[in-house]
RNA sequence: UCCGGCGUGGCUCAAUGGUAGAGCGGUGGGCUGUUAACCCAUAAGUUGCAGGUUCGAGUCCUGCCGCCGGAGCCA
Repeated sequence: UCCGGCGUGGCUCAAUGGUAGAGCGGUGGGCUGUUAACCCAUAAGUUGCAGGUUCGAGUCCUGCCGCCGGAGCCA
């Protein structure tokens, strides 16, 4: 330098171009002699950044940033 993959709540991951969700974790409560487990409720996201297309973008297109893998160049 080139090619490919990935980037979404704290973590791991979903989401056919049409209301951004789940599990775990957090917080409050219930249950229990207590803890754990279990049950109920609840908070937390400008979907990596900037543009474009579209009535509408997490999703499609362009550039950039970061991570992973591969190739190449120099030595």

Background: Predicted 3D model of a 75-nucleotide RNA (transfer RNA) from a Candidatus Desulfofervidales bacterium. Rfam family: tRNA. From the family's description: Transfer RNA (tRNA) molecules are approximately 80 nucleotides in length. It is annotated as a transfer RNA. Model confidence (mean pLDDT): 80 of 100.